[in-house]
RNA sequence: AGGGCAAACCCGGGGUGACCCGGGGACGCAAAGCCACGGAACUGGGUGCGGCCCGAGCGAUCGAGCCCCCCAUCCAGUCAGCCGGGUUGCCGAA
Repeated sequence: AGGGCAAACCCGGGGUGACCCGGGGACGCAAAGCCACGGAACUGGGUGCGGCCCGAGCGAUCGAGCCCCCCAUCCAGUCAGCCGGGUUGCCGAA
């Protein structure tokens, strides 16, 4: 060099959602091909050791109720263009 992919955003469709698929579009990418194995992040739901609130008690504390707004944790997911890991591979030159 020949070529390849396509972020944000827009349109159409799917999903409760993270997000995905198709078209347009290019910020970037030498694996920005593929795989959720480890970690991070994110989503939905549950729970309490979380939050709110009430009662009892001098008090430490104990008990009841409600809620996921914060925190933690569990379950189910998303993400390969967050990092690591695995796996496959095009063109040119030497």